Context: one part of a larger RNA
RNA sequence: UUACAGUAAGACGGAAAGACCCUAGAUCCUUUACUUUAAUCAUACAUUGUGUAUUUUUUUAAGAUACGAAGUAUAAAUGGGAGUACAUAUUUACAAUUCUGAAAUACCAUUUGUUUUAAAAAAAUUACUGAAAUUUUACUAUAUAGUAAAAAACCGUGUAUGAAAGAAAGUUUACUUGGGACGAGUACCUCCUAAAAAGUAACGGAGGUGUGCUAAAGUAAAAAACAUGUAAUAGUUAAAUUUUGCUUGACAAUUAGAUACAUAGAUCAAAUUGAGACGAAAGUCAGUUAUAGUGACCCGAUUUUAAAAGUGAAAUUAUAAUCGUACAACAGUUAAAAGGAACUCUAGGGAUAACAGAUUUAUUGUGAUUUUAAGUUCUUAUUUAAAUCACAGUUUGAUACCUCGAUGUCGACUCAUCUUAUCCUGGAAUAGUAAAAAAUUCCAAAGGUCUAGUUGUUCGCUAGUUAAAAAGGUACGUGAGUUGGGUUCAGAACGUCGUGAGACAGUUCGGUCCCUAUCUACUGUAA
Numbered sequence: 001u002u003a004c005a006g007u008a009a010g011a012c013g014g015a016a017a018g019a020c021c022c023u024a025g026a027u028c029c030u031u032u033a034c035u036u037u038a039a040u041c042a043u044a045c046a047u048u049g050u051g052u053a054u055u056u057u058u059u060u061a062a063g064a065u066a067c068g069a070a071g072u073a074u075a076a077a078u079g080g081g082a083g084u085a086c087a088u089a090u091u092u093a094c095a096a097u098u099c100u101g102a103a104a105u106a107c108c109a110u111u112u113g114u115u116u117u118a119a120a121a122a123a124a125u126u127a128c129u130g131a132a133a134u135u136u137u138a139c140u141a142u143a144u145a146g147u148a149a150a151a152a153a154c155c156g157u158g159u160a161u162g163a164a165a166g167a168a169a170g171u172u173u174a175c176u177u178g179g180g181a182c183g184a185g186u187a188c189c190u191c192c193u194a195a196a197a198a199g200u201a202a203c204g205g206a207g208g209u210g211u212g213c214u215a216a217a218g219u220a221a222a223a224a225a226c227a228u229g230u231a232a233u234a235g236u237u238a239a240a241u242u243u244u245g246c247u248u249g250a251c252a253a254u255u256a257g258a259u260a261c262a263u264a265g266a267u268c269a270a271a272u273u274g275a276g277a278c279g280a281a282a283g284u285c286a287g288u289u290a291u292a293g294u295g296a297c298c299c300g301a302u303u304u305u306a307a308a309a310g311u312g313a314a315a316u317u318a319u320a321a322u323c324g325u326a327c328a329a330c331a332g333u334u335a336a337a338a339g340g341a342a343c344u345c346u347a348g349g350g351a352u353a354a355c356a357g358a359u360u361u362a363u364u365g366u367g368a369u370u371u372u373a374a375g376u377u378c379u380u381a382u383u384u385a386a387a388u389c390a391c392a393g394u395u396u397g398a399u400a401c402c403u404c405g406a407u408g409u410c411g412a413c414u415c416a417u418c419u420u421a422u423c424c425u426g427g428a429a430u431a432g433u434a435a436a437a438a439a440u441u442c443c444a445a446a447g448g449u450c451u452a453g454u455u456g457u458u459c460g461c462u463a464g465u466u467a468a469a470a471a472g473g474u475a476c477g478u479g480a481g482u483u484g485g486g487u488u489c490a491g492a493a494c495g496u497c498g499u500g501a502g503a504c505a506g507u508u509c510g511g512u513c514c515c516u517a518u519c520u521a522c523u524g525u526a527a
Base pairs, nucleotide, nucleotide: 001527002526003525004524005523006522007521009520010519011518013515014514021349022348023347024346025345026344027341028340029339030338033171034170035169036168037167040163041162042161043160044159045158046157047156049128050127053125054124055123056122057121058120059119060118061117062116063115064114065113066112073105076111077110078109079108080107083094084093085092134151135150136149137148138147139146140145174186175185176184183203187209188208189207190206191205192204210330211229212288213287217247218246219245220244221243222242223241227236228235230293232291233290234289251274252273253272254271257268258267259266263331276285277284278283299324300323301322302321303320305318306317307316356403357401358399359398360397362396364392365391366390367389368388369387370386373383374382410485411483412482413481415477416474417473418472419471420470423448424447425446426443427442428441429440430439450464451463452462453461454460491509492508493507494506495504496503497502
């Protein structure tokens, strides 16, 4: 070097566009999510006719009636009332006056209760018919029919309205996010971050707002160092602060020019006209010391003005002003919307998590420097606080850089290989080394470094040995070497949570581990 036989460490080996996770979608399921619907129930009408009686209720009309005691006596209630009825008049009766009584009578008006008769309407019960329509039974070969009997104006059917309705259907169920979920946030104002113009991000650090005020506004005058309605910042004596007088510019109509700006929207503002307030006047005044106190379009309401189909009204439409949104997910999807999926599925993602790697090293481990305190005295035989500086990359983390068209995950078994910060065996030094046995440090990796019980366990605890029962790396070595006890599919149960579908770093029983070796590597044999 070649061939053959082997082993499986690597080819992030083969297989399957990862099933976990996220993003977008689907599908099934649930319900006190939203919106509908079948079936169901109730009522009205239609199909659908006749009429007697009884009962009840209501209304109208005409009558009757209303007894405590006292009071000549059967006082229904209230108001008016000095007369009323017959009659030409006289007269008579009833009142008034008086008495009794809580209330006084004649007469007129109104009203209440009870009750009789008549009429009308409604309801219930009941009676009749069986023409039309319907149902059931029997018979007949004219059979989607006919005949007879029974039921029956009910049932059934249709239309309308209402009730209830996961039985069924269609859908919705936000985004940001150092993965997602939970939490928190989403508009506006002030400051810092912000790097001395302006602007400037983060789930950076602090707070505030969803208004108030007819004076807390305007103007004129005066005053003393307070104050300014409210957050913070900036400002304020010619005062923007306070007091007093008088007021309503917290006006109407036009409109240059600027600030800041993707748009929309926002801010400042000279000047002109009108009508005013204060001031002696000059002048000032289009709210408030400034910066928050807010919502597009559509739809609707109120008022103004205009048009309003032959004419008069009106419906309706337009115009101007105002009002109705925690549309607060605040540039607002609809008038109207929540959840579960481990039975799951699809498209994708290493744009994004879980394993491993990588970076980092807060944490972890090891060492060093200074020397605080022990060590009788004495820093450094030995131990060591505190501060500081390194190293390692074995812990827990942080990050999200390779891998989601797949890098198989804990432990055990088997087989190892490396490091030394050495547990044993070996050699030295120090000493608070007398000896023995220990202690600390230096050199040293050649070899070695246990068996049982419990637990899936690594670990740990326990028991017994040993010279010793060292620490670690190797994809927490090793599943194309084994296992599959645990985690982590589908079944089932308990506890807890949930209305429920279902869920639980809670528990429990059960649960398919594929690959004939092409290359590299290694082992053996032969040439």